[in-house]
RNA sequence: AGAGUUUGAUCCUGGCUCAGAGUGAACGCUGGCGGCGUGGCUCAGACAUGCAAGUCGAGCGAGAAGCUACCUUCGGGUAGUGGAUAGCGGCAAACGGGUGCGUAACACGUGAGCAACCUACCCUUAAGUCAGGGAUAGCCCAGGGAAACUUGGAUUAAUACCUGAUGUGGUCCUCUUUCGCAUGAAAGAGGUACUAAAGCUUGAAAUGGCGCUUAGGGAUGGGCUCGCGGCCUAUCAGCUUGUUGGUGAGGUAACGGCUCACCAAGGCUUAGACGGGUAGCUGAUCUGAGAGGAUGAUCAGCCACACUGGGACUGAGAUACGGCCCAGACACCUACGGGUGGCAGCAGUUUCGAAUCGUUCGCAAUGGGCGAAAGCCUGACGACGCAACGCCGCGUGGGGGAUGAAGGUCUUCGGAUCGUAAACCCCUGUCACCAGGGAGUAAACCUGCAUGAAGAAUGCAGCUGAAUUAACCUGGAGAGGAAGAGGUGGCUAACUCCGUGCCAGCAGCCGCGGUAAUACGGAGACCUCGAGCGUUACUCGGAUUCACUGGGCGUAAAGGGUCCGCAGGUGGACUGGUGUGUCGGUUGUGAAAUCCCAGGGCUUAACUCUGGAACUGCAUCCGAAACUACCAGUCUAGAGACUCGGAGAGGUGAGUGGAAUUCCAGGUGUAGCGGUGAAAUGCGUAGAUAUCUGGAGGAACACCAAUGGCGAAGGCAGCUCACUGGACGAGAUCUGACACUCAGGGACGAAAGCGUGGGGAGCGAAAGGGAUUAGAUACCCCUGUAGUCCACGCCCUAAACGUUGUACACUAGCUGUGGGAGGAUUCGACCCCUUCUGCGGCCCAGCUAACGCGAUAAGUGUACCGCCUGAGGACUACGGCCGCAAGGCUAAAACUCAAAGGAAUUGACGGGGGCCCGCACAAGCGGUGGAGCAUGUGGCUUAAUUCGAUGCAACGCGAAGAACCUUACCAGGGCUUGACAUGGACAGGACGAUUGGCAGAGACGCCUUUUUCCCUUCGGGGCCUGUUCACAGGUGCUGCAUGGCUGUCGUCAGCUCGUGUCGUGAGAUGUUUGGUUAAGUCCAGCAACGAGCGCAACCCCUGUCCUUAGUUGCCAGCAUUCAGUUGGGGACUCUAAGGAGACUAACUUCUUUUAGAAGUGGGAAGGUGGGGACGACGUCAAGUCAGUAUGGCCCUUACGUCCUGGGCUGCACACGUGCUACAAUGCCGGGUACAAUAGGAAGCAACGCGGUGACGCUGAGCAAAUCCUCAAAGCCCGGCCCAGUUCGGAUUGGAGUCUGCAACUCGACUCCAUGAAGUUGGAAUCGCUAGUAAUGGCGUAUCAGCAAUGACGCCGUGAAUACGUUCCCGGGCCUUGUACACACCGCCCGUCACAUCAUGAAAGCCGGUUCCGCCCGAAGCUCGUGAGCUAGUUUGGCAGCGAUCUAAGGUGGGGCUGGUGAUUGGGAUGAAGUCGUAACAAGGUA
Repeated sequence: AGAGUUUGAUCCUGGCUCAGAGUGAACGCUGGCGGCGUGGCUCAGACAUGCAAGUCGAGCGAGAAGCUACCUUCGGGUAGUGGAUAGCGGCAAACGGGUGCGUAACACGUGAGCAACCUACCCUUAAGUCAGGGAUAGCCCAGGGAAACUUGGAUUAAUACCUGAUGUGGUCCUCUUUCGCAUGAAAGAGGUACUAAAGCUUGAAAUGGCGCUUAGGGAUGGGCUCGCGGCCUAUCAGCUUGUUGGUGAGGUAACGGCUCACCAAGGCUUAGACGGGUAGCUGAUCUGAGAGGAUGAUCAGCCACACUGGGACUGAGAUACGGCCCAGACACCUACGGGUGGCAGCAGUUUCGAAUCGUUCGCAAUGGGCGAAAGCCUGACGACGCAACGCCGCGUGGGGGAUGAAGGUCUUCGGAUCGUAAACCCCUGUCACCAGGGAGUAAACCUGCAUGAAGAAUGCAGCUGAAUUAACCUGGAGAGGAAGAGGUGGCUAACUCCGUGCCAGCAGCCGCGGUAAUACGGAGACCUCGAGCGUUACUCGGAUUCACUGGGCGUAAAGGGUCCGCAGGUGGACUGGUGUGUCGGUUGUGAAAUCCCAGGGCUUAACUCUGGAACUGCAUCCGAAACUACCAGUCUAGAGACUCGGAGAGGUGAGUGGAAUUCCAGGUGUAGCGGUGAAAUGCGUAGAUAUCUGGAGGAACACCAAUGGCGAAGGCAGCUCACUGGACGAGAUCUGACACUCAGGGACGAAAGCGUGGGGAGCGAAAGGGAUUAGAUACCCCUGUAGUCCACGCCCUAAACGUUGUACACUAGCUGUGGGAGGAUUCGACCCCUUCUGCGGCCCAGCUAACGCGAUAAGUGUACCGCCUGAGGACUACGGCCGCAAGGCUAAAACUCAAAGGAAUUGACGGGGGCCCGCACAAGCGGUGGAGCAUGUGGCUUAAUUCGAUGCAACGCGAAGAACCUUACCAGGGCUUGACAUGGACAGGACGAUUGGCAGAGACGCCUUUUUCCCUUCGGGGCCUGUUCACAGGUGCUGCAUGGCUGUCGUCAGCUCGUGUCGUGAGAUGUUUGGUUAAGUCCAGCAACGAGCGCAACCCCUGUCCUUAGUUGCCAGCAUUCAGUUGGGGACUCUAAGGAGACUAACUUCUUUUAGAAGUGGGAAGGUGGGGACGACGUCAAGUCAGUAUGGCCCUUACGUCCUGGGCUGCACACGUGCUACAAUGCCGGGUACAAUAGGAAGCAACGCGGUGACGCUGAGCAAAUCCUCAAAGCCCGGCCCAGUUCGGAUUGGAGUCUGCAACUCGACUCCAUGAAGUUGGAAUCGCUAGUAAUGGCGUAUCAGCAAUGACGCCGUGAAUACGUUCCCGGGCCUUGUACACACCGCCCGUCACAUCAUGAAAGCCGGUUCCGCCCGAAGCUCGUGAGCUAGUUUGGCAGCGAUCUAAGGUGGGGCUGGUGAUUGGGAUGAAGUCGUAACAAGGUA
């Protein structure tokens, strides 16, 4: 100090989450020792038991047990001693200890005040302590009661109580002086009146000591008052009757409505009263850089409380935790009459809860109470115990040790790693354990001694330890007893294997898991911390994410619809004063502890002690006077007034005008009008529409008109008049800061809507009808009511938007326009210049996330107001206010999500735009779709119909040949180291070839005949068989693990890079633009300059020519023959090597005189000549694990392998691709002409013969430019005569041929016979732009044969058409919109249905809390009375009775709040439900 997460990527906004520190913690796993701390946060629930406040005999009377002495009737008694025990009395019990219910308050903190107060014990000063008296408890006697307790009688003491005396003093009254801010205070003088007391003890005594009384002072502790400070809520806005004040009285320690009577009507409040919720406050603690935020355990200060509520008494002090009275609830005892109790003291129990300890020891220390003291009491306290609850310290060993052991894990099988780790060797001895020793916390009080005048003080000696079986020290033994937890996808340090297979599970956020998971579970390794480690909860931090420090509001959340304006905030210039804020210093205070610093003590640390600093605060006094504030005076620059002037749809009212629509009346006139994409509804022969004339009525104001003007905004438009608001310009006469902003408040406020009354032409929600449509409650059409208009009154909202609050100041320019003024010029004006004020455009600086803004700021500043704080829920609910209603204003929560969002970028897409191309359309030619058949596919069937390919880009595809084989499928029968490969071990033998037989469907099994190897170093080896072990084998799965290959967009013109530049960035530029091209082809321009992969070219075939070479090819001329047959020839054709040729080269025109285009000639060929090979970056998880290769998984007497037979050919059906046809441009018969590619030895086969023919027999020739196979359409002649035919040939019967072990399933061909559908094919759809389409035949691969009509090639004949780019399809470039990015086969909305969750309403029902009225009214204080009792007889005391107040209770009615509630409303969420298609593109009606 930051990081992760919205996107394809980017920047921003913004939330969520993480890393840190902390805790009175809890939970999980684990756990050696010690020190110091801490430990019921929940039920202020209930409590058994024990203890927690007593003490004083030196205040008082009585006096038990025991002891001693004496007596004794032996029961006991007397005296002394003794002092238990209770009582009277004194002091304490108001401290100490606990808890945090209540309390939002002078409760707390801080600082002041009391001239309005009290203060026991203590200190100090002064004075005193005299004389009397009557009671009472206890004890004793008697009585009541179960008990608790209580009644009566008699008797007694005091430091208990009372009377009298004295009065230093005090109180009261009067006066004087001084002082104070005031009420007043102090001192002095005088006066009479009132007012005290207690004794005990030491001692022989004196005396001393302890007390007591009065008064003054002090100290300590308290009481009261005031300033300031610290929670949430306005969905709490008004509260208050003792309330606010006064007079008088009462009361108190004291002021005071504290209380009462009377009088007045006040008091508080938006600076938040009153109400509601929550809460003890503080020093401090945690966190944080700080400012802050959160907390208020332990320790310390204050407050409050003591079962709940009320009340007083005693006392110096209480309205009293371990006191009293009453009421209530609860619990206990009971003899049922009545009583008793209060752990929020220490332990402990129970309940509650995630959760918090011993019914321990001791008063030795510190402190407290009492006492003269000894001492007693002290669950305060000191200690120990339990708990890893926290902090701190220590240990679980140290050194050496490589065959890098074994073992685990991984492995590319080589090794790597755990790892010097272990073993092993040498050491050490902390802690724990055993034995022994062993301080300190302790010194006082007291006693004794010394000193001293002293019983003051001091010194010396003695006495006192719970913890303590401890700290610490010494010795002993032995590496022996002592390590885990979490994590390892990123954030975040740390990685592999196996298992699992969207399962099980993980997860703080993002997210992992659907067969190769570093994310689940296990293992190994590693990382972090370590007697702990993790998790959960909570706080602060990170979060500048409530922003004082330190944020924002054009589009992300956020400017109020607009103006006026009170309070409030802020405010021009000068002078003087004051000294509010401000600044400097002084003094007081800011408790201690804590934090920080420096030292000291525990072996160290934690811990603790001492000192310092600090406590940022408050008060006080002194000083300063710039700024601020206030007071006084002045000014004119802000603001306003005044005079003059022009501009304007500014407002209100009244009047008035023309055009148009509609309607009414009349004329003319006839069949349609109207409306739409097309129609229909509608109107019209009862005369419409059209046209002319006249009239009625309402609403709106064409042109001017603008990018213009006015207004605060909403808004304002014919013309005229009246009334009226504002702005602007010029002048510089007046006022003299009068200003700016504005919470609350007031006014205005489009449209729609509401009320009352008018009005109603056109338009037109609703409604009706017609269309469209799958539907059409819409879009379109025909009608049409409210409404739109007027008057008056409401409503009060808008994308009320410039999505930009108002005011002021400052900060470069250019330009247009509305209004005004001045200057210059002119005869005058315009143009021009300057200036003020509006409305616009472009842009510098600057700002901005970017877009953009840019003197009309979103720049730079000031003042004030409003508003925002993730998205949804929610412009909602509840409550309140307003409204006639509709509704408006204000405005949450539960719950859900990890995003929602802004701007810009690149793509993709659009029923967006522009440009361009392509057999894309169009123009043509021929097909498919109909028929039959062939073939492939789907489906069905089947034991099996093996598998794959599935829009284009699967379907005559893999398959260039399924009868067996192939073959992968099925049935059945066999084999198991295997049909095939390599290696090891053992045994045997040649291997192999060959003969025959038997069983079997065959594989194969059994038997049998003959023959018998090579090399050798003589050991053996090669080779083969058998057994066995490793292994083979798999067309089993995954093409979504892969390689390779292929398809496709597409032979489309694109795809990128380096450097530079621009941008915060993704990215852009280059590659865009203007031309041009088949082309990102080329040219020009340009912040780009270059380059690469593509295009083109280079390669092959073909078209022309030349050269070379002529056999098997050719033959012009010369011979020759049946025949290029032969001689001969190289001219030609041809063959096959090499070259030439074409480059917009030439000319003309156009063009930027570029690229190029058009034309012309020449040329075999002309603008890429034609064809082929060649396929950029990439896309489709495209296809292929069945061609081969290959990771992983699976099978191993089978998913391997062999065999026989079957199947892949199965057939209601559907589709694709083809063949043959439907005929006369034809068919049939006869005759006749002309090719090229290519193949041939298990081959091609001539000739000849046989057969109608397929073919057979024979076999010349040919390993081939030599031999073999060599055309059909065409042409000529004849027939057919438009028909299901002399078309068409399916199907079927019969007879054959050939191949092959074998043609049944299931081959091809031939002949005879048969002679089906079909007469040009619906919607729709395909190919082709020239040697092309169409049409005709020929060849080859595969192959025994063949399903070939397929595929791949070859040659023959040989067209038509293209105006053109509107449209369909595909593609390219630029641009635009986007809520898409899996990219439109995208995204996404709402109802309904189902499930779950939270929430609102609801007849009511049940609680809590609070207020008001009335009733009743305990205890108690006060007041009155007081015939009774009592007394010490001037005023007395008590009981009793009465009155006010009053807790609890009763009753009735309200407020607030919570729970529940049939039913009901919306909301949220949920892989694959229903209906539609609203939004995003012009989203198909923006």
The RNA shown here (small-subunit ribosomal RNA) has 1486 nucleotides and comes from a metagenome. The sequence is in RNAcentral, with records from SILVA. The prediction has a mean pLDDT of 84.